Annotation: The prediction has a mean pLDDT of 86. A computed fold for a 264-nucleotide part of an RNA from a Pirellulales bacterium, annotated as large-subunit ribosomal RNA, domain VI. Lineage of the source: Bacteria > Pseudomonadati > Planctomycetota > Planctomycetia > Pirellulales. Its Rfam family is "Bacterial large subunit ribosomal RNA". Rfam links the family to the GO terms structural constituent of ribosome and ribosome.
[in-house]
Context: one part of a larger RNA
RNA sequence: CGCACGAAACUUGCGGAGAAUCUUCCUUAGUACGAGAGGAUUGGGAAGGACGUUCCUCUGGUGUCCCAGUUGUCGCGCUAGCGGCACGGCUGGAUAGCUAUGAACGGAACGGAUAAACGCUGAAAGCAUAUAAGCGUGAAGCCCGCUCCAAGAUCAGGUUUCGUAGGACAAUAGUCCGAAAGUCCCCUGGAAGACGACCAGGUCGAUAGGCCGGAUGUGUACGUGCAGCAAUGCACUCAGCUAACCGGUACUAACGGACGAACG
Numbered sequence: 001c002g003c004a005c006g007a008a009a010c011u012u013g014c015g016g017a018g019a020a021u022c023u024u025c026c027u028u029a030g031u032a033c034g035a036g037a038g039g040a041u042u043g044g045g046a047a048g049g050a051c052g053u054u055c056c057u058c059u060g061g062u063g064u065c066c067c068a069g070u071u072g073u074c075g076c077g078c079u080a081g082c083g084g085c086a087c088g089g090c091u092g093g094a095u096a097g098c099u100a101u102g103a104a105c106g107g108a109a110c111g112g113a114u115a116a117a118c119g120c121u122g123a124a125a126g127c128a129u130a131u132a133a134g135c136g137u138g139a140a141g142c143c144c145g146c147u148c149c150a151a152g153a154u155c156a157g158g159u160u161u162c163g164u165a166g167g168a169c170a171a172u173a174g175u176c177c178g179a180a181a182g183u184c185c186c187c188u189g190g191a192a193g194a195c196g197a198c199c200a201g202g203u204c205g206a207u208a209g210g211c212c213g214g215a216u217g218u219g220u221a222c223g224u225g226c227a228g229c230a231a232u233g234c235a236c237u238c239a240g241c242u243a244a245c246c247g248g249u250a251c252u253a254a255c256g257g258a259c260g261a262a263c264g
Stems, first nucleotide, its partner, number of pairs: 001152001005163007015149004021049007033038001051106005059100004066093005071086006111143002117137004166177004182259004186202005207253003210249005217241002223236005
């Protein structure tokens, strides 16, 4: 820009893409078959490999500062308590998120038309013949079925809902202004993201931050008292602190603008 007013949703599916896998065991059955050795077709059930999709409850990883311990040195006048630097100084743990080696699920079944192959009826050719007319069975393959994209599918599809025409100049045309549903810029952000996009919000507000409460993690803070010569221990104290998690609360920040309809 188009899709014959302007919008917002929900859809149909022309067509396209993906997937399609393999092995072992139990049973049918030591049956059919076979002199024996051996040893099934088929049907039913189970487990697993690789691959794929999704996820983080569990098992683990990461988690550059969430907690604790600790070495050297420097600083805060000293002690105590803290802070800086040394690979996050080192060490032990660890929330959210992201993850695999972890968890769940998938390949199918049913159906249609067929290949090889096997048949029914049956003439030409009184027989015979699956074929000439006609009718069947039949595969991991084909078409469906499963997942995803999909109406620029220009043959541009369908359904629902929302919006309805005021004024001025001209006076069949037409021009301009205002303005609806709605949308965009902008702003606050995100389990969305390279950027666009997408999604949640913008005071009629819980969108982010802060604050409050909780959860989680760490593991019992500082200070004081008591015991001990002291190192240290005990009590207040399952304390103190706590990122991304959950809930609440307008304290802070969501200011301010534009476009937009009867044709083309």